[in-house]
RNA sequence: AGUAACUUUUGGCAAACUAUCGGAAACGGUAGGACGCAAAGCCAUAGGGACUAAGGUGUUAACAGACACUAUGUCAGCCUGACCGCUAAU
Numbered sequence: 001a002g003u004a005a006c007u008u009u010u011g012g013c014a015a016a017c018u019a020u021c022g023g024a025a026a027c028g029g030u031a032g033g034a035c036g037c038a039a040a041g042c043c044a045u046a047g048g049g050a051c052u053a054a055g056g057u058g059u060u061a062a063c064a065g066a067c068a069c070u071a072u073g074u075c076a077g078c079c080u081g082a083c084c085g086c087u088a089a090u
Stems, first nucleotide, its partner, number of pairs: 012037002017032006035077001041083001043081001046080003049075003055070006
């Protein structure tokens, strides 16, 4: 310097749920809280997948709505991948 990730130390992150704020929603921020995580750091303009449907389009309808489709919205704690990074012993 490179590779691997079983175990441990010191630290780190924080699911569900609750409160509050933002949002049409999905979901997100903050505080509490820990199910888990060795990348649960980061990228949604890398590919796939999932969620939502404001707006738009169409149908029905009749001026009110209902239904279907649609991402330009969301998820990095769904998978693969890119980038960056910590680590004692073996």